The RNA shown here (small-subunit ribosomal RNA) has 1481 nucleotides and comes from an uncultured bacterium. The RNAcentral record of the sequence draws on ENA and SILVA. The coordinates come from a structure-prediction model, not an experiment, and the mean pLDDT is 84.
RNA sequence: AGAGUUUGAUCCUGGCUCAGAGACGAACGCUGGCGGCGUGCUUAACACAUGCAAGUCGAGCGAGGUCCAACCGGUGGCAACACCGGGGAAGACCUAGCGGCGAACGGGUGAGUAACACGUGAGAAACCUGCCCCGAAGUUCGGGAUAACCCGGGGAAACCCGAGCUAAUACCGGAUACCCACGACUGGUCGCAUGGCCGGUCGUGGAAAGAACUUCGCUUCGGGAGGGUCUCGCGGCCUAUCAGCUUGUUGGUGGGGUAACGGCCCACCAAGGCAUCGACGGGUAGCUGGUCUGAGAGGACGAUCAGCCACACUGGGACUGAGACACGGCCCAGACUCCUACGGGAGGCAGCAGUGGGGAAUCUUGCGCAAUGGGCGAAAGCCUGACGCAGCAACGCCGCGUGCGGGAUGAAGGCCUUCGGGUUGUAAACCGCUUUCAGUAGGGACGAAAUUGACGGUACCUACAGAAGAAGCCCCGGCCAACUACGUGCCAGCAGCCGCGGUAACACGUAGGGGGCGAGCGUUGUCCGGAUUUAUUGGGCGUAAAGAGCUCGUAGGCGGCUCGGUAAGUCGGGUGUGAAAACUCUGGGCUCAACCCAGAGACGCCACCCGAUACUGCUGUGGCUUGAGUCCGGUAGGGGAGCGUGGAAUUCCUGGUGUAGCGGUGAAAUGCGUAGAUAUCAGAAAGAACACCAGUGGCGAAGGCGGUCCUCUGGUCCACUAUUGACGCUAAAGCACGAAAGCGUGGGGAGCAAACAGGAUUAGAUACCCUGGUAGUCCACGCCUUAAACGAUGAAUACUAGACGUUGGGGUUAAACUCAGUGUCGCAGCUAACGCAUUAAGUAUUCCACCUGGGGAGUACGAUCGCAAGGUUGAAACUCAAAGGAAUUGACGGGGGCCCGCACAAGCAGUGGAGCAUGUGGUUCAAUUCGAUGCAACGCGAAGAACCUUACCUAGGCUUGACAUGAUAGCUAAAGCCGGUGAAAGCCGGUGUCCCGCAAGGGGAGCUAUUACAGAUGCUGCAUGGCUGUCGUCAGCUCGUGCCGUGAGGUGUUGGGUUAAGUCCCGCAACGAGCGCAACCCCUGUUUCUAGUUGCCACCGGGUAAUGCCGAGCACUCUAGAGAGACUGCCUACGCAAGUAGUGAGGAAGGUGGGGAUGACGUCAAGUCCGCAUGGCUCUUACGCCUAGGGCCACACACGUGCUACAAUGGCCACUACAGAGGGCUGCAAAACCGCGAGGUGGAGCCAAUCCCUAAAAGAGGUCUCAGUUGGGAUCGGAGUCUGCAACUCGACUCCGUGAACGCGGAAUCGCUAGUAAUCGUGGAUCAGCCAUGCCACGGUGAAUACGUUCCCGGGCCUUGUACACACCGCCCGUCACACCACGAAAGCUUGUUGUACCCGAAGCCGGUGAGCUAACCCGCAAGGGAAGCAGCUGUCUAAGGUAUGGCCAGUAAUUGGGGUGAAGUCGUAACAAGGUAACC
Repeated sequence: AGAGUUUGAUCCUGGCUCAGAGACGAACGCUGGCGGCGUGCUUAACACAUGCAAGUCGAGCGAGGUCCAACCGGUGGCAACACCGGGGAAGACCUAGCGGCGAACGGGUGAGUAACACGUGAGAAACCUGCCCCGAAGUUCGGGAUAACCCGGGGAAACCCGAGCUAAUACCGGAUACCCACGACUGGUCGCAUGGCCGGUCGUGGAAAGAACUUCGCUUCGGGAGGGUCUCGCGGCCUAUCAGCUUGUUGGUGGGGUAACGGCCCACCAAGGCAUCGACGGGUAGCUGGUCUGAGAGGACGAUCAGCCACACUGGGACUGAGACACGGCCCAGACUCCUACGGGAGGCAGCAGUGGGGAAUCUUGCGCAAUGGGCGAAAGCCUGACGCAGCAACGCCGCGUGCGGGAUGAAGGCCUUCGGGUUGUAAACCGCUUUCAGUAGGGACGAAAUUGACGGUACCUACAGAAGAAGCCCCGGCCAACUACGUGCCAGCAGCCGCGGUAACACGUAGGGGGCGAGCGUUGUCCGGAUUUAUUGGGCGUAAAGAGCUCGUAGGCGGCUCGGUAAGUCGGGUGUGAAAACUCUGGGCUCAACCCAGAGACGCCACCCGAUACUGCUGUGGCUUGAGUCCGGUAGGGGAGCGUGGAAUUCCUGGUGUAGCGGUGAAAUGCGUAGAUAUCAGAAAGAACACCAGUGGCGAAGGCGGUCCUCUGGUCCACUAUUGACGCUAAAGCACGAAAGCGUGGGGAGCAAACAGGAUUAGAUACCCUGGUAGUCCACGCCUUAAACGAUGAAUACUAGACGUUGGGGUUAAACUCAGUGUCGCAGCUAACGCAUUAAGUAUUCCACCUGGGGAGUACGAUCGCAAGGUUGAAACUCAAAGGAAUUGACGGGGGCCCGCACAAGCAGUGGAGCAUGUGGUUCAAUUCGAUGCAACGCGAAGAACCUUACCUAGGCUUGACAUGAUAGCUAAAGCCGGUGAAAGCCGGUGUCCCGCAAGGGGAGCUAUUACAGAUGCUGCAUGGCUGUCGUCAGCUCGUGCCGUGAGGUGUUGGGUUAAGUCCCGCAACGAGCGCAACCCCUGUUUCUAGUUGCCACCGGGUAAUGCCGAGCACUCUAGAGAGACUGCCUACGCAAGUAGUGAGGAAGGUGGGGAUGACGUCAAGUCCGCAUGGCUCUUACGCCUAGGGCCACACACGUGCUACAAUGGCCACUACAGAGGGCUGCAAAACCGCGAGGUGGAGCCAAUCCCUAAAAGAGGUCUCAGUUGGGAUCGGAGUCUGCAACUCGACUCCGUGAACGCGGAAUCGCUAGUAAUCGUGGAUCAGCCAUGCCACGGUGAAUACGUUCCCGGGCCUUGUACACACCGCCCGUCACACCACGAAAGCUUGUUGUACCCGAAGCCGGUGAGCUAACCCGCAAGGGAAGCAGCUGUCUAAGGUAUGGCCAGUAAUUGGGGUGAAGUCGUAACAAGGUAACC
């Protein structure tokens, strides 16, 4: 730092996805050796059994209990003394109580809270502060109670009541007052204000407690430290589909209350206060230091540790106290749980452990107060689940180990294999060495200065034994590092994205091998990153998402030149603060590291002080004129509104003329017309719109504006001064305007025309076309407020080459020129490209609107506007991996241009109808073997199916096999011949016997058995080779270098001509080249030379009935080899040239002379595994092999290709001439003879320019005379011939007889442009024969027509559009039907939350009352009274509760609505090409 994914490819836009030695309080899967340091309920602030977590002080006090010295008594003893009993001072210990301090800390949790809760910085002149520290002063005299205790009583219990006794550092009164508080008066000083501070005088009021033996306490005052409270500036979430909120509300006066300010509370007065700089409401959330990530800016988070806050079952309340409205206190209400004698009581783990529950998920009911810290105490000490430790968990981070060295025959085994080998792999075995960790044993700490160590016999050290006890997980198609085999066969499965799997899967599963990490490895989830994909750093808006329809304009933002002041922003310096931890650096401590410690840095902000003044701000009744405005003079204009008015046209009406049609269309029909239309003339009426002028011309902000006159009215532009003096720009909110359609009311209504009706079209036609036709279109007034309202381009200002038009003004004799508009082209620059380019999409500034993947959806809900239609605002669930822009190459178009082709047209002859032949489909069958299937399958593979062929069927047989090679063992020649059985094959039996060598033995060959193997026309032509078809003998297809383009790609190859041709010429950022074209090859057409048999016969000779029959000859023909010839070479015309034209010349042939061979890059997964070859798969006593018979020849039908015909251009009969090319020894066969004939006999001749096949046929003559015939020959009967082992299924041919359909063929369709079509015969291959009318060749006779390229088909080039690229047999839309999913509406139903009104109202504070009750003080001898209080009662407030009624958020619902998704459903064909009616808003 990037990568994958939209396309055939490209660039861009844009989303999705991935890689992080990035992270986590994690969880899950597989696996698991050790240690250190950390961390461990993220969910139910759900409910909790049990134990523990806050006590302590006897040096404050009284009491009780236990122990016990002195002492007394008793027993024993001489005694010392021992034991027992009593005793109980001093003392020790224990216990409840009074009293003091603590319990407000520590520990937990994050429910609530959007708040001065937190952070940060200030302020308190408006405050409080126990214990602690410093300072000053004091500590005096008295008094009355009460708990404990005892007695009595109630209660199940909790606990309570009454009577009596008693103490204090408990409580109360008096004195004293340096001092303090309050009040009055007063001086000084300070402050931003209220006011503070320091004093003075007077008045009123205010203290105390002791215990112990020498210290701790107590009281008052002042100060400090630390803690707390209050106030303010600034900072940090989402939502406007929450826009208005508020009545103690905002302020004042006076009071109350508080430690203190304050509507904190109350009375009265005023009517304020807050809010688009987001009030109020809703949702979410503890805040921070920090943590994670990131280059940073940021983003996300707020576990552990630390600071603050809030809470303690839920809600409310106060009490005590220095401090609480109090986690382990109290009262009340509620829910829940427990106890109960049913009357009442008890409880609160969000302390530590632990339990249940929830959940994917989170630990021990451990040890210790040894350390650190806390409470109490004078202290000893006690308490401390704070804390220190241990336990559990790979949950995280860090460290260590599972050995090290040698070891090739590269062992065995596994896997792969081209069978050679490769790999696992120095890996193992084997040899040598070591002992970390773990284990066993011994020693044994620091942590504590002294007594004191839970951890702990731990860390650590030493010794011992033995390689011994210790490796897995994920991945291997690309991204992304790592490949093979088998299995599977769109199945099973994988998958983060793209995507794999349909018989050869590097993607599934397994194995081998490999890669990565390693006591872990993967997966899942979440966050940041990559993502510049919310863009401050650092994005966009013509066409990709995005400029609001347009103007005005409020707030806001921004703002010309210049002077002075100020110093808010800004800049510099300083001070304070920025807790610690964390982070970075340096150093240090655990063997290292993690971890820990110390120091330094940093903590960007905030506050204050000093300074600077360029810029910005602020300021001045400052200045200026260029921005802006105004005056004066001109100016063009469909700018707007209103009132008139004009002609043309349409329609209707009236009248005239006139007669049968008109109208309309692709063609028609509906419609109108003999009741007189259309047409035409005249007149009259009505409404609407304004031809020509008219123009990328004008005006307007936009929408928009067009006959003409008048009236009213807005804005622009220009020229020249004058004038004001920044008055400006933009523009949320808001106001006005705003095409068409639509709505309301009232008019109007000629034409046009939704809806509607009819006629056509059509498969249908709710359309396109036609005939009619109502709203509407028009006017007035009022609504609606949207358009592809577009330049798809917001407004304003400045700057940045030009050229050519045009409108208006100025200027000029005319020009030039100039200002304002409006267009085209074009440079720099910009852009993804297209393109824009002084009218910017360039360079900059200012302000506003808007965008953030596609679909869902501009939809739903809500709000708002509207009479309605509907508009504005505007989501989510779900779903996809794309959707899109521009350009490229193709392909396609019922787009265009140019051009070819028997493509059409012009012709000729056919097919389609008949009969037959043949092939195919279908059907049938035991089998009808298989393949070929639009053109490009169908007389095709098949140039020969009776057996064979033969692959199919039935039946009978064989199993190393019909065929090949090798091995082992045995036997023997083999072949042939004969016999039996049998349909044959086969089986059984007999006969027979090779070469070398004396022999042993050897050679080759055969048989039998066994084993490797053979064999397969079995499958896959979609695994293949080869070959072939087709586009197409079409003129195309490419490359190198250069150039252009970001790139795909283009250029060249396009253009202008020309050609059969990318053939050639010219031009050109191209220059060349290759495969194709052409030519070179073959046949044919002319000629020359050579050669002359089997060919030829002119001359010479001979001969015959006749014939080159013979001699001779090689001239001619011919044969077959080599040459020549044709090249637009010459002429004329046109043309630059290429070339074209010509009844041109010459020539046998003239413009490639004719024909053949020859088939570019490629397309169709075209055809062929049944020609051959071949991978893989399958069969192996059979899917192999042999044999007989059958089938491939079936037959209701359908199609293709042919033959023969339908007749007179003909049939039949007899007669006669002229070919070419082939074939022939298992052959062709003559003559002659026989047979009506097929044919037979016969065998001359010929291995063939010699002989034979061989007769050519059309031709010419005669006859028939238009008919199912003397046309036609099918079919059938009979008799034969030939081939062959054999013609039944199933051959050909012959003769006799029979004599069918058929009279020229519907829709449709094929071939052919000259020696061609047509017609006539001839030969050959295959082959015993032949179903051949087929195929391939050969010659004879021998036409017609082509105006032309509009149309059909195919093709080439250029261009255009495209949403196609499997490429139009493409793509694709909507309804309906089915399945699934989420959402909306909905009578309602149910939670939650919140508001309003009212009712009820606990506890409690406060107020009132207090006739009941009361020790301290006062009066009084006393009784009693007073003061001060208490109970009770009562009032305000008020939690919970209740009633009624609203708002909001959810859940659910019969039914209903659209939406999305889903290999092969239905109907149509809307869109993409002119998409067949241009599309769209």